[in-house]
Context: one part of a larger RNA
Order: sequence, then C1' cells, then structure tokens
RNA sequence: UCCGGCGAGUUGCGUGUGCAGGCAAGGUUAAGCCGCUAAGCGGUGGAGCCGAAGUGAAAGCGAGCGUUAAUAGCGCGAUAUAGUCAGCAGACGCAGACCCGAAACCGGGUGACCUAUCCAUGUCCAGGCUGAAGCUGCCGUAAAAGGCAGUGGAGGGCCGAACCCACAUCCGUUGAAAAGGGUGGGGAUGAGGUGUGGAUAGCGGAGAAAUUCCAAUCGAACUCGGAGAUAGCUGGUUCUCCCCGAAAUAGCUUUAGGGCUAGCCCUUCAUAUACCUAAUGGAGGUAGAGCACUGAAUUUCCUAGGGGGCGUCAAAGCCUACCGAAGAAUAUCAAACUCCGAAUGCCAUAAAGGAAAAGUGAAGGAGUCAGACUACACGAGAUAAGUCGGGUGGUCAAAAGGGAAAGAGCCCAGACCCGCAGCUAAGGCCCCAAAGUGUGUGUUAAGUGGAGAAGGAUGUGGGGUUCCGAAGACAGCCAGGAUGUUGGCUCAGAAGCAGCCAUACAUUAAAAGAGUGCGUAAUAGCUCACUGGCCGAGGGGCCCUGCGCCGAAAAUGUCCGGGGCUGAAACACACCGCCGAAGCUCGGGGAUUGCACGGAAGUGUAAUCGGUAGGGGAGCAUCGUUAACACGGAGAAGCUAAAGCCGAAAGGCAUAGUGGAGAGUUAGGGAGAGAGAAUGCCGGA
Repeated sequence: UCCGGCGAGUUGCGUGUGCAGGCAAGGUUAAGCCGCUAAGCGGUGGAGCCGAAGUGAAAGCGAGCGUUAAUAGCGCGAUAUAGUCAGCAGACGCAGACCCGAAACCGGGUGACCUAUCCAUGUCCAGGCUGAAGCUGCCGUAAAAGGCAGUGGAGGGCCGAACCCACAUCCGUUGAAAAGGGUGGGGAUGAGGUGUGGAUAGCGGAGAAAUUCCAAUCGAACUCGGAGAUAGCUGGUUCUCCCCGAAAUAGCUUUAGGGCUAGCCCUUCAUAUACCUAAUGGAGGUAGAGCACUGAAUUUCCUAGGGGGCGUCAAAGCCUACCGAAGAAUAUCAAACUCCGAAUGCCAUAAAGGAAAAGUGAAGGAGUCAGACUACACGAGAUAAGUCGGGUGGUCAAAAGGGAAAGAGCCCAGACCCGCAGCUAAGGCCCCAAAGUGUGUGUUAAGUGGAGAAGGAUGUGGGGUUCCGAAGACAGCCAGGAUGUUGGCUCAGAAGCAGCCAUACAUUAAAAGAGUGCGUAAUAGCUCACUGGCCGAGGGGCCCUGCGCCGAAAAUGUCCGGGGCUGAAACACACCGCCGAAGCUCGGGGAUUGCACGGAAGUGUAAUCGGUAGGGGAGCAUCGUUAACACGGAGAAGCUAAAGCCGAAAGGCAUAGUGGAGAGUUAGGGAGAGAGAAUGCCGGA
C1' cells in the first nucleotide's frame, strides 16, 4: 500500500405534536391472584391516573370565584364541552445516549532483586616511591633547647595494575548494545570498592541537591477499581430515486471557532394577500450648492487696542513699508456648518394595467452565527494591499455549460433524459481551430497593436485662427550692410560685441542697430538684422484634436496562447454574412404540481424538474419471524461468468458450469439491517 471480515442515532421511562385505531362524558388498569399448550397467552383485579369546573395565597365558595365598603369596575372562568388508552413517526428531557480519542482526579493494593540512604555481618586493594611523630646513639647545654646519624613506618601522601569512575574525542545512531566499542583520562588505604541479609513506599520514601532516584516509567511509581470520568475540541458515521431548499446576520451571553431567541429553509393546515408600472399625497436634509449661523482660511480698506520712533523728564500730541479685535469690500473651505436642496429609495391610497401564488397566520422539523470576490457610494489605511469595516446589487459558496490561452467570485448563460436536427449570446471568423485572407473610408510604420507616469520632441493625419505673398513672399544664390565714431564713461586696453550711461542720436541713403552671434590683448576679420537683384507660388506663427516616438534596467523563455501578421491577420467608423453554449427552437421520452373530463384506471392541457447544510415523499436489498402458496438428489443454498432480459435507480430474473441439501414467492410483523475513508480493529498478501 492493497484485499477480506468487523465497525457508529440504539434502548427504557417521561413530555408535548402529527397520523391512524378502540371506547367515549367517560377512558384505562398497576401490582397481586387464577388457569393454560407457560421467557408467553387468557381471565381476574378499579387501588391509582387523566378528563368531565372554575376561582382564590388560603380558609373557602362554586357557573361562578377573586379583589373591595360595594350588588360598581376589573382579572380569570362558564354560556360555545372531548376526552382517554395503547400503537406508529419525527423531536425534546433523564439516562454513557451516534462511535472512537485525552492529559488528569479519587479509592484499594503491589513494588527498594534497578537505584538512593541507613543498619548488621563478611570480603578486596599487584608492585614501586616518599619517609611525619616517637625511639636509640653521638654532638651540644648548667639543665634544656637545638643539631647529626640511625631506627621507625605516619599520610582523605606520590607513581601505577586489579577494581571503581566517566573528563576529551572518534565510531555506533532501523546499533553487536533501548547508553555500547576504540584511543587517551580520573581515583586507586579511602568521605574507598564490593558480597550477603535487613530497614525506609507514593498526599510517601531516599537524596554530598540534579526535579536526582524509587524495576528501560517520575514536577509525583505501577496495578485494579470509580469508569463507557469529562472533551463547547479533532476524526469518522455504511443502499437508491423524486420534490423543495438555506445561512455565514441581529440581540444577549466569563461570549467571541460554543450557545439561546429572532431572521432566512422545509412540511402540514387555514386564510387572502404580496410584487411591478403609472398617478396622487406624504415623511426626510444626502449629492450638489451656499456662506445666512458655527468654525476654518486669503487680500485690501477702515479702525479700537498693542509694538516701535519723534516729542528735553513726565504728559499731551505727531508719525509708522510693524501686529491687529470688531466693521466694510473681495475671493474660498467643512463628516460632526446650512439661507437652500435634488435624483433614487421609503410610506400610504379606491379603482386600473402587468406578472401569476410570490403574501400572512398557526403547528411540527431543521440547518446557519469563520463567508469570498466583483461593481458602485463611503469609513480606517498612505484617495497602499489578494488589507480591515459596514451599505446596495451580482456571482461563488450550493452552479455544471460557452468565453476570458490556463482560472471558485469577471462576461454570456441557469444542465430532467435522448438526437450525427435548427437559431442565437458573450466571444469570434489567415493557420493551429468551427466561421470572411468580407466590403467601404480613413489612421498607424512604432511589430505601436502585444504593459507604464511626469516630462521631452520640425513623427504623422484632421480642424481652427492669424501674419507675409505676382506692388514677387519663404528658402537659396549674387551684391550692399556705410558716415559723425574708437558715442560718452570706465579701463593697461574697451574701437558695435568685459562692464556702466545714453540708444524714440544725427547724416548719406535702396538699405544698414551707437549693433544678433563668432572672433581679437585691443584693433582686424566673419556674420546677422535691414536693402537691391536673380528665381516664380505659396510661406511663417499659434491653438484644438486622432494615431504613433523617447522616457522604459533583473534574474528558466521573448509581456500577442503559438505560428505568423503591415493598402493588415493592427486601430477608428459603417455595413453585409457566418461560427459559436447543456441558452432558445424542433422531434422523441420521463417525472412533479395545478386545472379540465372521468366512478376509477387514466386522458388532455399549462407550468415546472442545477443544488451543499437541511426538510419532505416513495422505494430496493440483508437477517430472523407469522400465515398462505409453490420448489428441491430428474439437484436447494452458495460460488464462477465484461456477453441475454426487466426496472428511473437501489436492484431483479434467465442461462451455463460448479456445488451437494435445503430454499423461495406473496401478505404482515421485527431488526445486532447496507462500508471507502475514523494515523479505525482483526486476519492475509
């Protein structure tokens, strides 16, 4: 990992609801007892329970009662009666209560053959080294002290095997080993090692103390029991078809991943509305706008006040390119401003039109309380987020199909089944790849298309406006571009061209600036403005706009899905065709519901038939059992067989082989009644 078997809403009692049955103003027995064909059945048993009367706290009274002073009023009743017993279904309560799963808690026991400490009694420590005290002798002293030599053999002494330990490192890590092996290391007469026997026990013992040890288990051992502890948590929960079909919200919650009630779903019954459109009448302060209030904010004027200056000290007074309340003018801003004020939406309305049962009430059954993205208007954030929060709509969730290359949430569109029939939607029509190498007119040259901003640019198309132009423009070429003068000042120099002043100076002129730029140390030189000639028809500026260009650097492979595309296979506008889905239509079939007809079976007709949680309905299969009927050695069950037949499915039947003794159908009744999942359990491969 696979295969086979086992494996999860049960049972008792109680409560109310629905269905169906008996009896009915009544219904019903419980224990016990009796009988019998005895886990049972029949009889007996009326104790008890529910109902037939309520009301009051109660005494009590009673179709009334209570309240009260009350015959008033008010509250609950009667007048209007249906119950009860067992059955079935689903639900709830009490019980282990759908199944498996803790860590733990408590009680009784079992453990110190491991290990910790202690007690008793034994035992062990090769060899070597050092050489304390004491003692002896000698020297020494008054005697001592002291010294020397010898003797002696002390020590948690030294080196080092056995033995004990476990400091380093390597190996081992499904090991040779659930702690070892190799090489080194430490202790090795001691607080030493070790044998045997004994002591201490879990709310405890022991501990040279580490939460360390107490039998491979220790922040509280093991074992049995309470016990099916509890688990708002995780996982799992077994056949089929048909109808409907949610929620991820509100309030409350030691509540937030759990609950309760409401909302939304289903079933049954009752009832008659609900929705859309138009019209009319309303409530309201949003968008916008505005500045009348509340505030914010701009400039100017005016001016109370303040600052500064003058005023000989003080003061009056005067001035002020300073600040400035209030006021005036001007132009602004606001979710918590409003003199104003929509569109939508909301409420109501007799009748009308549309659509066609959506609405409401009651009873029973739920599930849901983590939502996601998207569009729009908002808040938080950074006018960030596949971000957080709420509002309205949509989709997903619970929705398949077509498109977007690929894709929960985008676009189109809601799948009952069958069809090698047709039409369309979004999106497409050169090839991959179904359908146009479609038509017409333009645009783009950037592969723009097929990512991107501020900003930049004689890219190119369209539109507008203005100036110049046959009295000759624009561009080009030829020629001129002068004089006072080197203007004045400045300066080493300053001559059109460093700088300052003047430059609307003058002269000659067709025209020529006291000079546009280059240039020189300064001159010079070149050039421009301006003028003439040649030429001969458009030229210059600005604004709006379409499509392009630059701006443009990243890590597997290039921003069309690819090939490839340029009078397009790109873009814009217009038009005609076609393709394209489970949409719509057509043909056939089925189911549900309503209506009509019918005694029924059914027929006709209309609508409907995606679906998770969940509700409702109808069935299939398995194993006992009751009754009836049918079968079996002329072969039961079981098993094998992709192939036959029936059914909408679960399934059923036939046939052949095998097998060798039981089994089926119909109608009831009853469950240890359906397996793929639970790190499920057992067995096997």

RNAcentral holds the full RNA, with entries from ENA. This is a predicted structure of a 685-nucleotide part of an RNA (large-subunit ribosomal RNA, domain II) from Parablautia muri. It matches the Rfam family "Bacterial large subunit ribosomal RNA". The coordinates come from a structure-prediction model, not an experiment, and the mean pLDDT is 85. Taxonomically the source falls in Parablautia (Bacteria, Bacillati, Bacillota, Lachnospirales).